Notes:
A computed fold for an 85-nucleotide RNA from a Gammaproteobacteria bacterium, annotated as c-di-GMP-I riboswitch aptamer. The model forms 95% of the base pairs in the Rfam consensus. The source organism's lineage runs through Bacteria, Pseudomonadati, Pseudomonadota and Gammaproteobacteria. Its Rfam family is "c-di-GMP-I riboswitch aptamer". Rfam describes the family as follows. GEMM was predicted in a large-scale screen for bacterial structured RNA regulatory elements.
């Protein structure tokens, strides 16, 4: 260096359920909890999901489209501790 098939310690994160807070909503931050996870460290480039206060259409609903949310959907980038091959 390179691999994550198999294996040891020591540790990391922490879903849902409650609660508070903040959003127009998805949906976030904190407690609290562990369902899982070897990148559940980072990063919206690319697909897909929501969500769309707002704008266009429209008589409403709908339907586009501008933003937004997901990195714990999925790729892709980038950084990485430990021992095993």
């Nucleotide at each position: 260096c390179u691999u994550g098939a198999u294996c040891a310690a020591g540790g990391g994160c922490a879903a849902a359920c409650c609660u508070g807070c903040c959003g127009a909503a998805a949906g976030g931050c904190a407690g609290c909890g562990a369902c899982g996870c070897a990148a559940a460290g980072c990063c919206u480039c690319c697909g897909g999901u929501c969500c769309g206060u707002g704008g266009a259409u429209g008589g409403g609903c709908g339907u586009c489209c501008a933003g937004g949310a997901u990195a714990g959907c999925g790729g892709g980038g980038u950084u990485g501790c430990c021992g095993g091959a």